Model confidence (mean pLDDT): 80 of 100. A computed fold for a 72-nucleotide RNA from Discoplastis spathirhyncha, annotated as transfer RNA. Rfam family: tRNA.

RNA sequence: UGGGGCAUAGCCAAAUGGUAAGGCAACAGACUUUGACUCCGUGAUUUGGAGGUUCGAAUCCUCCUGCCUCAG
Numbered sequence: 001u002g003g004g005g006c007a008u009a010g011c012c013a014a015a016u017g018g019u020a021a022g023g024c025a026a027c028a029g030a031c032u033u034u035g036a037c038u039c040c041g042u043g044a045u046u047u048g049g050a051g052g053u054u055c056g057a058a059u060c061c062u063c064c065u066g067c068c069u070c071a072g
């Protein structure tokens, strides 16, 4: 420098155009003398950033940023 891939909550991770599941952690409550276990509840207003397509975008297109990988 060029090709390919990835970017979603504090962490992991699903969602192949119809308004974002789940687990761990955190917080609040119940239980308990206390803690742990268990049960219940609470989470995304920039889905890395900007723009475009579309009635509608995490998803499709373009550019940028960061990381991984391959070829030099």
Base pairs, nucleotide, nucleotide: 001071002070003069004068005067006066007065010024011023012022018055026042027041029039030038048064049063050062051061052060
Lineage of the source: Eukaryota > Spirocuta > Euglenophyceae > Euglenales > Discoplastis.